[in-house]
Molecule: SAM riboswitch aptamer (S box leader)
Organism: Bacteroidota bacterium
RNA sequence: UACUUAUCAAGAAAGGCAGAGGGAAAUGGCCCGAUGACGCCUUGGCAACCUAAAAUAUUUUUUAAAUAUUAAAAGGUGCUAACUCCAUCCCGACAUAAUGUUGGGACAGAUAAGAC
Numbered sequence: 001u002a003c004u005u006a007u008c009a010a011g012a013a014a015g016g017c018a019g020a021g022g023g024a025a026a027u028g029g030c031c032c033g034a035u036g037a038c039g040c041c042u043u044g045g046c047a048a049c050c051u052a053a054a055a056u057a058u059u060u061u062u063u064a065a066a067u068a069u070u071a072a073a074a075g076g077u078g079c080u081a082a083c084u085c086c087a088u089c090c091c092g093a094c095a096u097a098a099u100g101u102u103g104g105g106a107c108a109g110a111u112a113a114g115a116c
Stems, first nucleotide, its partner, number of pairs: 001115001003114006013043005021032003026088004044080003049076002054070007084108001089105007
């Protein structure tokens, strides 16, 4: 970083610094915020993507390897308001005066593991 794959309905807060906007971008909503948000730092926590170690099962080219499941949490990340806060574009179902509700998909984004 413009590529690939997977996941995105659950989960998890205190203290310090700082001082005005913030929730990725645009529009429209809705919400957080001087009872101090956002951000940064410290400590904790969540989770289980990669990974150390372990159990079970299956397969194979059988001193082993791969895959799946389970449990765990030592290490690398990540996360710790609201579904990725919601809608927007496409398809369907239902109701409707406008339009709304709902299901699926696309786009965009985030994170991880790769790749360059």